């Protein structure tokens, strides 16, 4: 890393309109509002690597070396954060992550 099995949270059974149908229920689509974070995706720290400026220092000296301070750029994690995607009765599906077994 892969396969199989097992466990696995959160949040409106929201509203409106249309369609399937004679009605209801149910299902589907679109829009609106409210929410969730644990598919996926985006962002960030310490740190680190260059670079610019200042100061100090070594040196005979240099556009050299070292150290400190400040600015800016690159790299850089998550269960943090964003909420794009996805999701929000039960069931089902999905599910970060974890356990057992095998490769």
């Nucleotide at each position: 890393c892969u396969c199989a099995c097992u466990g696995g949270a959160g949040a409106g059974a929201g509203g409106u309109g249309g369609g399937c149908c004679g009605c209801a229920a149910g299902c589907c689509c679109a829009c609106c509002c409210a929410c969730c974070g644990a598919a996926g995706g985006g962002g960030c720290a310490a740190g680190u690597g260059g670079u610019c400026g200042g100061c100090g220092u070594g040196g005979a000296g240099g556009u050299c070396g070292c150290g400190c301070c400040g600015g800016g750029c690159g790299c850089a994690a998550a269960u943090c954060u964003c909420u794009c995607a996805g999701g929000u009765a039960a069931a089902g599906c999905g599910g970060a992550c974890a356990g057992c077994g095998a490769g």